[in-house]
RNA sequence: GCGGAGGGCCGGGUGACCGCUUGGGGCAACCCGAGAGGAAAGUCCGGACUCCACAAGGAAACGGUGCCGGGUAACGCCCGGGCAGGGCAACCUGACGGAAAGUGCCACAGAGAAGAGACCGCCUGCGGUUUCGUGGGUAAGGGUGAAACGGUGGGGUAAGAGCCCACCGGGGUUCUGGUAACAGCACCCGCAUGGCAAACCCCACCGGGAGCAAUGCCGAAUAGGAACCUUACAUGGGCCGCCUUGGCUCAAGGUUCGGGUUGGCAGCUAGAGGGGCGUUGGCAACAGCGUCUUGAGAUGAAUGGUCACACAGGGCGGGGCAACCCGUCUGGACAAGAUCCGGCUUAUAGGCCCUCCGCGCGU
Repeated sequence: GCGGAGGGCCGGGUGACCGCUUGGGGCAACCCGAGAGGAAAGUCCGGACUCCACAAGGAAACGGUGCCGGGUAACGCCCGGGCAGGGCAACCUGACGGAAAGUGCCACAGAGAAGAGACCGCCUGCGGUUUCGUGGGUAAGGGUGAAACGGUGGGGUAAGAGCCCACCGGGGUUCUGGUAACAGCACCCGCAUGGCAAACCCCACCGGGAGCAAUGCCGAAUAGGAACCUUACAUGGGCCGCCUUGGCUCAAGGUUCGGGUUGGCAGCUAGAGGGGCGUUGGCAACAGCGUCUUGAGAUGAAUGGUCACACAGGGCGGGGCAACCCGUCUGGACAAGAUCCGGCUUAUAGGCCCUCCGCGCGU
């Protein structure tokens, strides 16, 4: 210098004027203060909180999670480690428990798809003998396939074959290291059990349901309901299957009670709080301590607009070998609370910083 990997940060500033929501003060005019984010988003996980259900506990069903250890209030999150795959590397990715518990599936092609099989080939017996036919042996080579019943080399053989041997792979046992996942050494077994569990299933662990439109409180008017009282009707209508008797009910007014639309208040924002610095423990996530600092709480829902100035960034023109200078125009993303926290995921113009890897060049 070129190319790449990981991590962190900012994401508009200042002033004036005009507004919006809200707290306080004032009789009032008005004055003083506060006012979105790293994702406030998607609403995908985990909780706090509230109501409902439920003796405790267990089981079944259903759903979720799934290498090991740690962190955390908790998690499907985070950190560290292991293993596997990718990359020369920095580093990245991972539904990563069990396929000798059982059931099931493996399309097409192919002879054969699980304890199988012989199309071509190789060897060989017999017949014919130029090509062949037929029986047997074999599975090295070819062919099919995503996958062919360990791989490579040698010995061996009629040809071959873990048939035998060495190495690699696999399985088992012991030992060693490690908290563990796992790794390593040695010995034994010629190898007997291919893949799929994002198929059923098995194992371990976790899980009651609904959500702030939760939930609690308040009262006026109107409409409707219930009880009681007063007045009127009624020699009436309806109902109690029909008839008789009996009962209830049908009107208006008043009082009381309960439900409840809409509205208002609470819940509501100080809590597993956030941030900075220091320190202790830890590889780290994180935790403890000390100190300083910070704080929207609205309810159809405020946090905006205009102008000026400077600052990043970009375009054009001019000057200059170049760095750069001058003029002019433009111009700052994604997006915005709605009970609150911890995560994940997704969006994000432009700019800055740190660490590391590979290649090339110079010393």